[in-house]
Molecule: SAM riboswitch aptamer (S box leader)
Organism: soil metagenome
């Protein structure tokens, strides 16, 4: 940089001591113990592996699609990515650079290349 996904799901213990939720605003979590590190456990199914089904192939190899498993590589285990940030539409209204809902986007996270 490109592509895919982001409303599901899943925490205990030890060390550690004051922060954390990317950024900004809000709103939260936190001495009934934050971040971080370690151990064990779990979730998930992106990659890889395996099983089954369908299709392509005369058959095989292989490829594509679907479904499942979970020993491997990552990831994750408060709150929808916690909510919003930019734009559009609809509705409401105290007519305000207002509020609500929806859609798209931006940014971010994770994986694969």
């Nucleotide at each position: 940089c490109u592509c895919a996904u982001c409303a599901u799901g899943a925490g205990a213990g030890g060390c550690g001591g004051a922060g954390g939720g990317a950024c900004c605003g809000g709103c939260c979590c936190u001495g009934c113990g934050a971040a971080g590190c370690c151990u064990c456990g779990g979730c998930a199914a992106c990659c890889g592996u395996c099983a089954c089904c369908g299709g392509g192939u005369u058959c095989c190899a292989c490829c594509c699609g679907g479904c499942g498993a979970a020993a491997g590589g990552u990831g994750c285990c408060a709150a929808u990515u916690c909510c919003g940030g930019c734009a559009g539409a609809a509705g409401c209204c105290u007519c305000g650079a207002g509020c609500u809902u929806c859609u798209g986007g931006a940014a971010g996270a994770u994986g694969a290349g």